[in-house]
RNA sequence: GAUAUUCCAGGCCAAAACCAUCGUGAGGUGGGGACGGAAAGCCACGGGUCUUGUCAAGACAGCCGGGUUGCGGGA
Numbered sequence: 001g002a003u004a005u006u007c008c009a010g011g012c013c014a015a016a017a018c019c020a021u022c023g024u025g026a027g028g029u030g031g032g033g034a035c036g037g038a039a040a041g042c043c044a045c046g047g048g049u050c051u052u053g054u055c056a057a058g059a060c061a062g063c064c065g066g067g068u069u070g071c072g073g074g075a
Stems, first nucleotide, its partner, number of pairs: 005075004012037002018031005035062001041068003045065003048060005
């Protein structure tokens, strides 16, 4: 110096209810508030679930896997 795990500190993100708004819809955005998270940052590559549907197109990254980037101190 790098990688993995773990502990600590300072912090970070943020479910659901509810309100507004966009969308045929799944859902998205903002407010809100914390169920939780250690990448709950990003990516739709694989699987999965969901929506509309004639072929097909879309949504979910806080469903699982994978890829990629990132954070102070100690062990």
The RNA shown here (c-di-GMP-I riboswitch aptamer) has 75 nucleotides and comes from a Desulfobacteraceae bacterium.
Of the family's consensus pairs, 94% are formed in the model.
Its Rfam family is "c-di-GMP-I riboswitch aptamer". Rfam's curators write: GEMM was predicted in a large-scale screen for bacterial structured RNA regulatory elements. Genes associated with GEMM are involved in a diverse array of functions, including chemotaxis regulation, signal transduction, secretion and chitin.
The coordinates come from a structure-prediction model, not an experiment, and the mean pLDDT is 82.
It was read from a public genome assembly, where an Rfam model found it.
Lineage of the source: Bacteria > Thermodesulfobacteriota > Desulfobacteria > Desulfobacterales > Desulfobacteraceae.